[in-house]
RNA sequence: UACUUAUCAAGAAAGGCUGAGGGUAAUGGCCCGAUGACGCCUUGACAACCUGCCGCGUUUGCAACACAAACACGGAAAGGUGCCAAUUCCACCCCCACAACGCUGUGGGGACAGAUAAGUC
Numbered sequence: 001u002a003c004u005u006a007u008c009a010a011g012a013a014a015g016g017c018u019g020a021g022g023g024u025a026a027u028g029g030c031c032c033g034a035u036g037a038c039g040c041c042u043u044g045a046c047a048a049c050c051u052g053c054c055g056c057g058u059u060u061g062c063a064a065c066a067c068a069a070a071c072a073c074g075g076a077a078a079g080g081u082g083c084c085a086a087u088u089c090c091a092c093c094c095c096c097a098c099a100a101c102g103c104u105g106u107g108g109g110g111a112c113a114g115a116u117a118a119g120u121c
Stems, first nucleotide, its partner, number of pairs: 002120007013043005021032003027091003044084001046082001049080003053075003057071005088113001093110007
C1' cells in the first nucleotide's frame, strides 16, 4: 500500500518553539488563522479499539470442588494506539417522502471517499 471487520451527531487544555497557511480524494461552499492557526515538543485531559487487571454469569474439561479455557456483560484505566474547532464542517452521486412549478427547497435513507482501531497478506 492492499484486503476484512467495527465505530465515526458525544467528549477533551495549557505552556514553549516555529512563522502562513489550514480545515485528511477531487470540486463548490462555508469556517479557522499574525488576538499566531497548521506543525513539533512538554505536561495535562478525553475516550475505551487492542493487551493486561478486577467483578459477575454461562458453557466445556473433572465424579465433584478447586482450578483452567472460551464467550457475554459490567468496572477501573497499568500498557499500545488514537484524539483534544465546527456532525467525517456542509454539500457534491443514488433512492424515497413532502412542498414548489420560474429557479428548486426541506426531511429521511443509502453509496462513494476519508479517519481511527484490530487482524490478514

The prediction has a mean pLDDT of 83.
Predicted 3D model of a 121-nucleotide RNA (SAM riboswitch aptamer (S box leader)) from a Chitinophagales bacterium.
The model forms 97% of the base pairs in the Rfam consensus.
NCBI's taxonomy places the organism under Bacteria, Pseudomonadati, Bacteroidota, Chitinophagia, Chitinophagales.